[in-house]
RNA sequence: GGGCAGUUAACUCAGCUGGUAGAGUGUCUCUUUGACGUGGAGGAAGUCAGGGGUUCGAGUCCCUUACUGCCCA
Numbered sequence: 001g002g003g004c005a006g007u008u009a010a011c012u013c014a015g016c017u018g019g020u021a022g023a024g025u026g027u028c029u030c031u032u033u034g035a036c037g038u039g040g041a042g043g044a045a046g047u048c049a050g051g052g053g054u055u056c057g058a059g060u061c062c063c064u065u066a067c068u069g070c071c072c073a
Base pairs, nucleotide, nucleotide: 001072002071003070004069005068006067007066010025011024012023013022019056027043028042029041030040031039049065050064051063052062053061
């Protein structure tokens, strides 16, 4: 330098054909216990990597930039 894959909650990851952003872990509150842990119930936490475009509507499609990994040279 060229190609491919990835970037979504604190972490690990889903998200189907474009139509209200989710799960598990963690965290907080309540409950259970003599207490801790386990279990049960509930809550908070997101610029969907940045920018632009298409569209009535974009995490999803297109362009571009950045970063990470792999392959080729």
This is a predicted structure of a 73-nucleotide RNA (transfer RNA) from an uncultured Clostridia bacterium.
It was read from a public genome assembly.
The coordinates come from a structure-prediction model, not an experiment, and the mean pLDDT is 82.